[in-house]
Model confidence (mean pLDDT): 82 of 100.
The RNA shown here (c-di-GMP-I riboswitch aptamer) has 90 nucleotides and comes from a Solemya elarraichensis gill symbiont.

RNA sequence: UAAUGUAAAAGGCAAACCUCUUGAAAGAGAGGGACGCAAAGCCACCGGCCUGAUUAACAUUCAUUUGUUAAAGGUAGCGGGGUCGCACAA
Numbered sequence: 001u002a003a004u005g006u007a008a009a010a011g012g013c014a015a016a017c018c019u020c021u022u023g024a025a026a027g028a029g030a031g032g033g034a035c036g037c038a039a040a041g042c043c044a045c046c047g048g049c050c051u052g053a054u055u056a057a058c059a060u061u062c063a064u065u066u067g068u069u070a071a072a073g074g075u076a077g078c079g080g081g082g083u084c085g086c087a088c089a090a
């Protein structure tokens, strides 16, 4: 220096669930709480998954109705990729 991460120490994050806030929803934020995590730090670039208020297209209706499809919404704790980073036993 690189790969690996099974040891030790110092620490870190925090699922479900509960309360409050926010959003149309999925979800997010704060507090409590720990299932887990060596990147469970950060980034939606690729694939997946979740949502469908608004908008668009199409169909439908007496209709400004109803439905279908599509993220531009979300998930980094679904996988890949990018990027930065803690410790040092072998």
Stems, first nucleotide, its partner, number of pairs: 012037002017032006035077001041083003045080003048075003055070005